[in-house]
RNA sequence: GGCGGAAUAGCUCAGCUGGCUAGAGCAUACGGUUCAUACCCGUAGGGUCUCCGGUUCAAAUCCGGAUUCCGCUA
Numbered sequence: 001g002g003c004g005g006a007a008u009a010g011c012u013c014a015g016c017u018g019g020c021u022a023g024a025g026c027a028u029a030c031g032g033u034u035c036a037u038a039c040c041c042g043u044a045g046g047g048u049c050u051c052c053g054g055u056u057c058a059a060a061u062c063c064g065g066a067u068u069c070c071g072c073u074a
Base pairs, nucleotide, nucleotide: 001073002072003071004070005069006068007067010026011025012024013023019057028044029043030042031041032040050066051065052064053063054062
């Protein structure tokens, strides 16, 4: 240099055949339970879906470009 893949909550990830409000587990806070702690149960907070632009009534999802990371290869 060429080809391919990944980027979504603090962490690990799902969602990518476009459509109601963007979700799960862990973690965190609060409550329940307990003499108390842990386990367990419940509730809540937390997101510019990497960035810029385009298509569309509507984009995490489709298209183009950029950035970072990973793999293969001359």
Transfer RNA from a Defluviitaleaceae bacterium, 74 nucleotides, folded computationally. Rfam family: tRNA. Rfam classes the family as a transfer RNA. NCBI's taxonomy places the organism under Bacteria, Bacillati, Clostridia, Lachnospirales, Defluviitaleaceae. Its mean pLDDT, the model's own confidence on a scale to 100, is 81.